Annotation:
Predicted 3D model of RNase P RNA and transfer RNA as a complex of 459 nucleotides.
RNA sequence: CUUGCCGGGCGGGCAGUCGCCGGCGGCUCGGGGAACAAGCCGGGUCGCGGGAGGAAAGUCCGGUCUCCUCAGGGCAGCGUGCCGGCUAACGGCCGGGGGGGCUCGCUCAAAGCGGGUUCUACAGAUAGUGCCACAGAAAACAUACCGCCCUCGGGAAGAUACCGGGGGCAAGGGUGAAAAGGUGCGGCAAGAGCGCACCGCGGCCGGAGUAAUCCGCGCCGGCAGGGAAAACCUCACGCGGAGCAAGACCAAAUAGGAGAGAAGGGGUGGCCCGCUCCGUCAGACUCUCGGGUAGGUCGCUUGAGCCCGGAAGAAAUUCCGGGCCUAGAGGAAUGACUGCCACCUGCAAGGGCACAGAAACCGGCUUACAGCCCGGCAGGCCCA
RNA sequence: GGACUGUUAGCUCAGAUGGUAGAGCGCUGGCUUGAAGAACCAGACAUGCGGAUUCGAGCGCCGCACAGUCCACCA
Numbered sequence: 001c002u003u004g005c006c007g008g009g010c011g012g013g014c015a016g017u018c019g020c021c022g023g024c025g026g027c028u029c030g031g032g033g034a035a036c037a038a039g040c041c042g043g044g045u046c047g048c049g050g051g052a053g054g055a056a057a058g059u060c061c062g063g064u065c066u067c068c069u070c071a072g073g074g075c076a077g078c079g080u081g082c083c084g085g086c087u088a089a090c091g092g093c094c095g096g097g098g099g100g101g102c103u104c105g106c107u108c109a110a111a112g113c114g115g116g117u118u119c120u121a122c123a124g125a126u127a128g129u130g131c132c133a134c135a136g137a138a139a140a141c142a143u144a145c146c147g148c149c150c151u152c153g154g155g156a157a158g159a160u161a162c163c164g165g166g167g168g169c170a171a172g173g174g175u176g177a178a179a180a181g182g183u184g185c186g187g188c189a190a191g192a193g194c195g196c197a198c199c200g201c202g203g204c205c206g207g208a209g210u211a212a213u214c215c216g217c218g219c220c221g222g223c224a225g226g227g228a229a230a231a232c233c234u235c236a237c238g239c240g241g242a243g244c245a246a247g248a249c250c251a252a253a254u255a256g257g258a259g260a261g262a263a264g265g266g267g268u269g270g271c272c273c274g275c276u277c278c279g280u281c282a283g284a285c286u287c288u289c290g291g292g293u294a295g296g297u298c299g300c301u302u303g304a305g306c307c308c309g310g311a312a313g314a315a316a317u318u319c320c321g322g323g324c325c326u327a328g329a330g331g332a333a334u335g336a337c338u339g340c341c342a343c344c345u346g347c348a349a350g351g352g353c354a355c356a357g358a359a360a361c362c363g364g365c366u367u368a369c370a371g372c373c374c375g376g377c378a379g380g381c382c383c384a
Numbered sequence: 385g386g387a388c389u390g391u392u393a394g395c396u397c398a399g400a401u402g403g404u405a406g407a408g409c410g411c412u413g414g415c416u417u418g419a420a421g422a423a424c425c426a427g428a429c430a431u432g433c434g435g436a437u438u439c440g441a442g443c444g445c446c447g448c449a450c451a452g453u454c455c456a457c458c459a
Base pairs, nucleotide, nucleotide: 001380002379003378004377005376006375007374008373009372010371012341013340014339015338016337017336018335020051021050023048024047025046026045027044028043029042030041031040053355057366058365060364061363062362063361064360065243066242067241068240077239078238079237080236081235082096083095084094085093086092097122098120099119100118101117102116103115104114105113106112123234124233128232129231131227132226145173146172147169148168149167150166151165152164153163154162181199182198183197184196185195186194200223201221202220203219204218205216206215207214208213247298248297249296250295257289258288259287260286261285266281267280269278270277291458292457293456305324306323307322308321309320310319311318312317343352344351345350385455386454387453388452389451390450391449394409395408396407397406403439411427412426413425414424432448433447434446435445
């Protein structure tokens, strides 16, 4: 210098002219008022200061807030799932552990060990039920197609070959995504954890650690026994529902009409109280149909807020001090033009400059994104 | 703004414990006919896209894209 991966930041700048939205202040006009008073309501004009994002998006999680007869327990349902911490909370974040990939070193090489980097929806398959197509002998109760070995019989006789019967085996072949530990030595008729060594596995013990987990030429067991829980399920934990079109108030208009309904309450009657059943009634409640209105105010932006400095911590994060107020409209403003500069393209003239637009608010995740900057790691090339 | 549903052949729709996905209409070719239609025979055509789990995904999981439905207030 370049390529790849990972992490963090920015997301055109300055000036001018004309507009748009809402805030504050001044002047002025109108309303109202007994009044050229003040305050109030509305309009005009001038001035000052403010006006999209890192995702405003998807609505995938979690909360604030509001309403529902405040919602305790159980069942059902949904979600989460290694461990610890952070947080208002979370499926988020930070740190650690386990596992996988890549690369480097040790090693002749493989296996193994160690370092670096990166990814990780990662509880339980010895609680139970079910599944594993096709192929294959056999797919979880193991099994025997080819094969290996022993033995008996057969042909005129013999045979290591052939045919047939009986028995042993699971090493090799073959099938499959997956075949009931691996390598080596011994052993055997042939074999096999059958025996042994090392590795792997399970249990116990000891040690380290808050824990997940790790370590042990410590002990025991020849091996418990395949995959899948993003199959049902089990275990642990969490969750009441709906959403600002929530909801509150004012005003206008209409047929305050019709039908259906759970529980509870009141009255009356039948049966002896409680209790239970049946019938009936009015107001209120819920739903459906029908009718009317598409007006205003609040909720509405000061908040788990932003900036700077310090402290604690490995970090997420928390605490302390100082400063700041930074859209709040509502069919919906945040724009248009010009000049200069920056970037890309082009000889030039010129052209281009991403994804994308707040709608009650906040913390996350995910997705989209031209270009630029910073940091870490790895590879390659060049120079000293 | 908020809540929810769906995407299978050209069209309308089924359906599949996670194991080669169908029907009707339509299309193409053949047969038949003087020609066409009908009938008969045969054929082609599809799980919206990407990723992870799995031996294997139309299905179960995650993320997108597209289409569609519902909602206000008053009495």

The prediction has a mean pLDDT of 76. Rfam match: Bacterial RNase P class A. From the family's description: Ribonuclease P (RNase P) is a ubiquitous endoribonuclease, found in archaea, bacteria and eukarya as well as chloroplasts and mitochondria. Rfam classes the family as a ribozyme.